[in-house]
RNA sequence: CCCCUGAUGAUCUAGUGGUUAGGAUGUGGCACUUUCACCGCUGAGGCCCGGGUUCGAUUCCCGGUCAGGGAA
Repeated sequence: CCCCUGAUGAUCUAGUGGUUAGGAUGUGGCACUUUCACCGCUGAGGCCCGGGUUCGAUUCCCGGUCAGGGAA
């Protein structure tokens, strides 16, 4: 320098051109308990950045950044 893959809450991860972005772990509150733990109810917290296409983009396209892999 070139090619491929990926980026979604604190962590791991699913998913889709449209109407509340889902799950698990973690975490706050409530309930239970003599207390703790477990279990239950409930809350907060997310689509890497810029541009384009489109009536509408987290999703499609282009570029960038970062991470991983490959060729030389």